Overview: Large-subunit ribosomal RNA, domain II from Parcubacteria bacterium SCGC AAA011-N16, 741 nucleotides, folded computationally. The organism belongs to Candidatus Parcubacteria, within Bacteria. The full RNA is in RNAcentral, with records from SILVA.

[in-house]
Context: one part of a larger RNA
């Protein structure tokens, strides 16, 4: 890693609640127990003790269809008051027919009265059936207590077992090669008055020295799926001592022991091990098993020792009720946002004026002038979330109307899930008008929970107001149509030469297209070429010099077609070369400024072109207009299935068939509905050695699916169907458990 088997919403209650269903309802149910029967599992009868219901209100006493509140009332709170069908009957009213009596009228007829029959309506009573309500049973959903869907801690407590490891101690034994040093003390000698000193010999002290055994463990190497859950090699330390060691014994878990490290107490130690409490608890992680159908969320608010948890509301679903209440449009409202404005509150720029202060200057002083500050007036231009003389669009609220009849709206009840959201668009706060940043808002979108087409690839962008199933039919959307690659090497007119297209700014740009507006120009412009560019004069001053051209001042006059007291180069100063300006030659446009389209520069990154998906493209780029085509699970067409609603028919009435209709049939969490399969039980009924179950199969068939039926082979003894019932009822995942490969 794979395979097989096992593996998770269960059971229970003096329970509660909703829905479904059954029985009874002038209520309902029995409990313990007793009796009878029994196939020993139970079954039936009796048993009304008691429970719930039948009346409420009040804190209660209590009163009671009322009661409480109040001194009493009033008012108010909580209560009281069932319904339908059919039949019979009674009463009343009305109508019809027949008859009695009376009146009008005088054959008939009309009015009144009474009786009988029939019909209709209303009301009352009785009975039947039903709804609602009640009680009990069963089922299902949910709640609560329990291990409570399953697995998972580290913990906490109780009783015991451990000092054969190790720590300390007690008792009793054992061990320490060899070498060195040479304390006290003693003796002898010398000296000395003595005390004593010196020398020699002896002596053999010491947590003394060197160094084996022994003990230890400081460095390095080696080992590090080892020889070894701490070893090995080589150095190292102690080695007569607080030494090492054998045997026996003592101390026990909040306890021991400790030359003290939370060290050791059997490879376990901030509290040993073992069994039990125990299925501790886990707001945490993981897992949670068959199918089809209908609907379908949330990631928000408030509160929370609350923030990755909960509760209530919001949003989903199912049932019931109401019956158009939703949306849209019209009308009527309030507002202070966007914008705008400066009338207030503030901020802030420039000019002018006035007052006050104040610096500097002048002046003997008075005072005058003046940078500047401040306050006010005035003119001009302007700023504001916490400014407003103003002021929308939307939105919101109320009323009314029309369309619309649907899985719409509102209310009541059962069941949830959700409380980490993401990006995009728009309006904002924070940030740096950074972030694939963060926090709000939007009856915004998408994703989440959404597949399909486009964007090369790409949850959140574009298209699709969105995939029930089938089709080798068709039309389109976004986006595309040279090749990869389905469809135009399409049409028309322009632009671009930069591979711009196929990344970027300030700034720069005699690149090029378009529009506008000036000036000059056949009385000859612009460019080029030929010629002139002079005289007073070397202007005056200054200066060594200053002659157009160092500097200062002035900048005239004349001759002229024209020529500056000179625009530049140059000289020591002159000289010299140009320019302005003028004429000629030539012959047609020349030259500024502004707006705008497309370009160009600015332009540096790490494996390899690598900033069009690629090839490649001068259009296959860009702009404008047009036509055709391609293009999706979108639309249409054809066939089929299912769901809701309505109608029709049959009827098995919780069923079947048909027709119509739908803006029907994507879907996570989740709600609801209908089924398949497994094991066992009851009743009925089948199959089986002429072969049950099980296994297997490139075999045949049925069903929307779970699945089901049949054939072949195998197998060798049991096992189906129908209607009900009960569950140890469905596995791919849990670092799942066990076995196997």
């Nucleotide at each position: 890693u794979c395979c097989a088997a096992c593996g998770a919403g269960u059971u229970u209650a003096u329970u509660c609640u909703a829905c479904g269903u059954u029985g009874c309802u002038c209520g309902u149910c029995u409990a313990a127990g007793u009796c009878a029967c029994u196939g020993c599992g139970g079954u039936g009868a009796c048993g009304g003790a008691g429970g719930c219901a039948g009346a409420g209100c009040g804190a209660a006493a209590g009163c009671g269809a009322g009661u409480c509140u109040u001194a009493c009332a009033a008012g108010g709170g909580c209560g009281u008051c069932a319904c339908c069908u059919u039949a019979c009957u009674a009463u009343u009213u009305c109508g019809a027919u027949a008859u009695u009596u009376c009146g009008a009228a005088a054959u008939u007829u009309c009015g009144a009265u009474a009786u009988a029959u029939c019909g209709a309506a209303a009301u009352g009573g009785u009975a039947u059936g039903g709804u609602a309500g009640g009680c009990a049973g069963c089922g299902u959903g949910g709640a609560u207590g329990a291990g409570a869907c399953c697995c998972g801690a580290a913990c906490g407590g109780g009783g015991g077992u451990g000092a054969g490891c190790u720590a300390a101690c007690c008792a009793u034994g054992g061990c320490c090669a060899g070498g060195g040093u040479g304390a006290a003390c003693u003796c002898c000698g010398a000296u000395g008055a003595a005390a004593a000193u010196c020398g020699g010999a002896g002596g053999g002290a010491g947590g003394c020295c060197c160094g084996a055994a022994c003990a230890c463990a400081c460095g390095a190497g080696c080992c590090g799926u080892g020889c070894a859950a701490c070893a090995c090699u080589u150095g190292g330390u102690g080695a007569u001592g607080a030494g090492c060691u054998g045997u026996g014994g003592u101390u026990a878990g909040g306890g021991g022991u400790g030359a003290a490290a939370u060290u050791c107490c059997u490879a376990u130690c901030g509290a040993a091990c073992u069994c039990c409490c125990u299925a501790a608890u886990a707001g945490c992680u993981g897992g949670u098993u068959c199918u089809c159908c209908u609907c379908g969320a949330a990631a928000u608010a408030g509160c929370u020792u609350a923030a990755g948890g909960g509760c209530u509301a919001g949003c989903c679903u199912c049932g019931g009720a109401u019956g158009u209440u939703c949306c849209u449009c019209g009308c009527a409202g309030g507002g202070g946002u966007a914008g705008a404005g400066c009338a207030c509150u503030g901020a802030a720029u420039g000019g002018g004026g006035u007052g006050c202060g104040a610096u500097g200057g002048c002046g003997c002083a008075a005072g005058c002038c003046u940078a500047c500050g401040u306050a006010c007036c005035u003119c001009a231009a302007c700023c504001a979330a916490a400014c407003u003389c103003c002021g929308a669009a939307u939105a919101c609220u109320g009323c009314g109307a029309a369309u619309a009849u649907a899985u719409a709206a509102u209310c009541c009840g059962g069941g949830a899930g959700u409380c980490a959201g993401a990006c995009u668009a728009u309006g904002g706060g924070g940030g740096c008008g950074a972030a694939g940043c963060u926090c709000c808002a939007u009856c915004a979108g998408u994703c989440a929970u959404a597949a399909g087409g486009g964007a090369a690839a790409c949850a959140g962008c574009c298209c699709a107001u969105g995939a029930c199933c089938a089709c080798c039919a068709u039309c389109u959307a976004a986006g595309g149509u040279c090749c990869c690659u389905a469809a135009a090497u399409g049409u028309a007119u322009g632009u671009u030469c930069a591979g711009u297209g196929u990344a970027a700014a300030a700034g720069g740009u005699a690149g090029u297209g378009g529009a506008g507006u000036g000036a000059c120009u056949u009385g000859g412009a612009c460019a080029a070429c030929g010629a002139g560019g002079a005289g007073g004069u070397u202007g005056g001053c200054u200066u060594a010099g200053a002659a157009g051209c160092a500097g200062c001042c002035a900048u005239c006059c004349u001759u002229u077609a024209a020529a500056g007291a000179a625009a530049g180069c140059g000289u020591a100063a002159c000289a010299g070369c140009u320019c302005a300006c003028u004429c000629g030659u030539c012959a047609a446009g020349u030259u500024g400024c502004c707006c705008u389209g497309c370009g160009c520069c600015a332009a540096a990154a790490a494996u390899g072109u690598a900033a069009c998906g690629g090839g490649g493209c001068u259009a296959a780029a860009c702009a404008u207009a047009c036509u055709a085509c391609c293009g999706a699970a979108g639309g249409u067409g054809u066939g089929g299935a299912c769901u809701g609603u309505g109608c029709c028919g049959a009827u098995u009435u919780a069923u079947c068939g048909g027709c119509a209709u739908a803006u029907g049939u994507g879907g996570u969490a989740g709600a609801g509905g209908a089924g398949c399969g497994u094991u066992c039980c009851g009743a009925c009924u089948g199959c089986a050695a002429c072969g049950a179950a099980g296994g297997u199969u490139a075999c045949g068939g049925c069903g929307u699916a779970a699945g089901c039926c049949g054939g072949g082979c195998u197998g060798g003894a049991g096992u189906g169907g129908u209607c009900g019932g009960a569950a140890g009822u469905g596995c791919g995942a849990a670092u799942g458990u066990u076995g196997g490969a």